The prediction has a mean pLDDT of 91. The part of an RNA shown here (large-subunit ribosomal RNA, domain VI) has 271 nucleotides and comes from an Elusimicrobiota bacterium. NCBI's taxonomy places the organism under Bacteria, Pseudomonadati, Elusimicrobiota.
Context: one part of a larger RNA
RNA sequence: CGUAAGGAAUCUUGACGGGGGUUGUCCGUAGUACGAGAGGACCCGGACAAACGAACCGCUGGUGUUCCAGUUGUGCCGCCAGGCGCAAAAGCUGGGUAGCCACGUUCGGUCGGGAUAAGCGCUGAACGCAUCUAAGUGCCAAGCCCACCCGAAGAAUAGGAUUCCCUGGGUCGCAAGACCCCUGAAGGCCCCUGGAAGAUGACCAGGUUGAUAGGCUGGAGGUGUAAGCCCCGUGAGGGGUUAAGCUGACCAGUCCUAAUUGGCCGUGAGG
Numbered sequence: 001c002g003u004a005a006g007g008a009a010u011c012u013u014g015a016c017g018g019g020g021g022u023u024g025u026c027c028g029u030a031g032u033a034c035g036a037g038a039g040g041a042c043c044c045g046g047a048c049a050a051a052c053g054a055a056c057c058g059c060u061g062g063u064g065u066u067c068c069a070g071u072u073g074u075g076c077c078g079c080c081a082g083g084c085g086c087a088a089a090a091g092c093u094g095g096g097u098a099g100c101c102a103c104g105u106u107c108g109g110u111c112g113g114g115a116u117a118a119g120c121g122c123u124g125a126a127c128g129c130a131u132c133u134a135a136g137u138g139c140c141a142a143g144c145c146c147a148c149c150c151g152a153a154g155a156a157u158a159g160g161a162u163u164c165c166c167u168g169g170g171u172c173g174c175a176a177g178a179c180c181c182c183u184g185a186a187g188g189c190c191c192c193u194g195g196a197a198g199a200u201g202a203c204c205a206g207g208u209u210g211a212u213a214g215g216c217u218g219g220a221g222g223u224g225u226a227a228g229c230c231c232c233g234u235g236a237g238g239g240g241u242u243a244a245g246c247u248g249a250c251c252a253g254u255c256c257u258a259a260u261u262g263g264c265c266g267u268g269a270g271g
Base pairs, nucleotide, nucleotide: 001154006165007164008163009162010161011160012159016151017150018149019148022050023049024048025047026046027045028044034039052108053107054106055105056104060102061101062100063099067095068094069093070092071091072087073086074085075084076083077082112146113145114144119139120138121137122136166270168181169180170179171178172177182268187265188264189263190262191207192206193205194204195203212258213257214256215254216253217252218251219250221247222246223245228241229240230239231238232237
């Protein structure tokens, strides 16, 4: 910009395109059929597994740059105590929430229908017989079409449904319409608070009639019993207060802070 007979929101149809499509072992049938024996099935039913793929984070396990603790050296806060800085952009070490992950978990390939290939038939002439084929007709593949999952109306034959919105005046013109004044809907955007959304756009949740983010409060989870004081020990240290203190992303609650006030687009009933 179009999808044209006005605009908007929401929900959709599916032309077409893409994805997926794997295999093995074992068990039953059955030591049956078959076979002198050795050996050893078709068909049918079931179990498990590998690789691959998708999703997810309750479990297991990673990461988690500062969430907690321990700790060496050194500097500083006058000293003690308690802390902070630095140690190649975590000093080192032990753990670790969310998120992101796999080594973790769940699920997937199927079933079924249609048309077929090779192949197997039925009926059947040409050719009195025969013949699956010439007319006609049945069956039959991991393959094809559908079925399953995803995208999808710029599918220009541009689809469908539901709901919502706009019912002024004047001049000119045959009319469509043009210009001026008034009007400015539904809805959208700008802007702002944010997000398991994201390079930016976009998308999604919100903007005071508000829980969108921060803060605060409570909780979960993590760390693992803070500081101070008291007691014991000459001391290193130990014990009590104390499952303490601290705590990013998690779950809630709460208008304390910030989403203020606003502006713009979009019209007036539709060839």